RNAcentral holds the sequence, with entries from Rfam.
c-di-GMP-I riboswitch aptamer from Sinanaerobacter chloroacetimidivorans, 94 nucleotides, folded computationally.
Lineage of the source: Bacteria > Bacillati > Peptostreptococcales > Anaerovoracaceae > Sinanaerobacter.
It matches the Rfam family "c-di-GMP-I riboswitch aptamer". Its family is annotated with cyclic-di-GMP binding in the Gene Ontology.
Of the family's consensus pairs, 95% are formed in the model.

RNA sequence: CGAUUGAAAAGGCAAACCUGCCGAAAGACAGGGACGCAAAGCCAGGAGCCUAAAGCAGCAUCCAAUUCACUGCCAUGGCCGUUCGGUUGCCACA
Numbered sequence: 001c002g003a004u005u006g007a008a009a010a011g012g013c014a015a016a017c018c019u020g021c022c023g024a025a026a027g028a029c030a031g032g033g034a035c036g037c038a039a040a041g042c043c044a045g046g047a048g049c050c051u052a053a054a055g056c057a058g059c060a061u062c063c064a065a066u067u068c069a070c071u072g073c074c075a076u077g078g079c080c081g082u083u084c085g086g087u088u089g090c091c092a093c094a
Stems, first nucleotide, its partner, number of pairs: 004094001005092002012037002017032004022027001035081001041087003045084003048079003055073004
């Protein structure tokens, strides 16, 4: 110096929940707050999961039109604290 590893030390991040704000929602951001995390730093490349505004289809109706509602499908929306991968990084017992 590098790799594996994660004992110790210095620190770091921050779940649920509450408040505010954005959004159709999922969820993001900010403050409080700590369940936990050796990458719980960053990246949406692969997989998986979440939501379904718009769109499409259906139901309803004697027929037609309009409106509203319901159901299903659907990502271009999201989750990096689901996972694989990429990339960067603190310390150093062994």